[in-house]
RNA sequence: CCGUGCUAGGCGGGGAGUUAGCGGUGCCCUGUACCCGCAAUCCGCUUUAGCGGGGCUGAUGUCCGUCCUCGGCGCCAGCGGUCCGGAGCAGCCUCGUGGAGCGGGGCGAUGAAGGUUGGGUCCCGCGCGACGUCGGUCCGUGAACCCCGUCAGGCCCGGAAGGGAGCAGCGGUAAGCGGUCGCCGGCGGGUGCCGCGGGUGCGCCUGACCGGAGCCACCGCUCCGAGCAGCGUCCGGGUUGCCGGGUGUCAAAGACGGAUGCACGG
Numbered sequence: 001c002c003g004u005g006c007u008a009g010g011c012g013g014g015g016a017g018u019u020a021g022c023g024g025u026g027c028c029c030u031g032u033a034c035c036c037g038c039a040a041u042c043c044g045c046u047u048u049a050g051c052g053g054g055g056c057u058g059a060u061g062u063c064c065g066u067c068c069u070c071g072g073c074g075c076c077a078g079c080g081g082u083c084c085g086g087a088g089c090a091g092c093c094u095c096g097u098g099g100a101g102c103g104g105g106g107c108g109a110u111g112a113a114g115g116u117u118g119g120g121u122c123c124c125g126c127g128c129g130a131c132g133u134c135g136g137u138c139c140g141u142g143a144a145c146c147c148c149g150u151c152a153g154g155c156c157c158g159g160a161a162g163g164g165a166g167c168a169g170c171g172g173u174a175a176g177c178g179g180u181c182g183c184c185g186g187c188g189g190g191u192g193c194c195g196c197g198g199g200u201g202c203g204c205c206u207g208a209c210c211g212g213a214g215c216c217a218c219c220g221c222u223c224c225g226a227g228c229a230g231c232g233u234c235c236g237g238g239u240u241g242c243c244g245g246g247u248g249u250c251a252a253a254g255a256c257g258g259a260u261g262c263a264c265g266g
Stems, first nucleotide, its partner, number of pairs: 001266006009057003012030004020046005034054005061260007071250006078242010089232001091231002093227004099223006105216003114210008122199006128192002131188007138179004147172004155164003
């Protein structure tokens, strides 16, 4: 160095999570890599750390180290979205002229502010009127008999004269029914350009008089004071995004380097 047979090893690895810890199932990355069974209310183990069963390969095929870096995770700082809490806090918004200034506008010597006085507006009582309703008055109607008057015919009493009851009809009337609101009375109230008396009040409107020059706060701007938590601002926190930045850690794939068993035969 070659051949044969073995053995170790290999037939994927890694991150987060879970766990006392390790590995697996589930998630993610890498990228192609034997099969079956088990397993999140977990499964199997104990630093040589999945277990059980089967198969292939096999020390040019594995193992170790370094570099590089996919990807994950931790920390730090920044910016943005969103949610929560706090603070009236320059602003939007609301109130104040018994806050201020400036400008515009309006009223005012045909009389401002202010004052005096009368009336109204408000409340109570009474009256009058209107309206509504009820009753009376008035008109009409209104009883087969048990209402009235007159009662034909007929009926009854009587010797007769005469007397009596009385249906229909006619006339009338009671209750009732209807109408009229012309008059009278009672009652009522979201009743009145009404009258009288009393009260409250000094607000608003208005008449007269005094007075003699201011008044209004309508608009714009700038401030001032107060309010508000809807927007915005500031502070703090949660969450999420920036295929983001820095730093640390683990690290697949890849590149490079190193190591490489036993037996027999040639």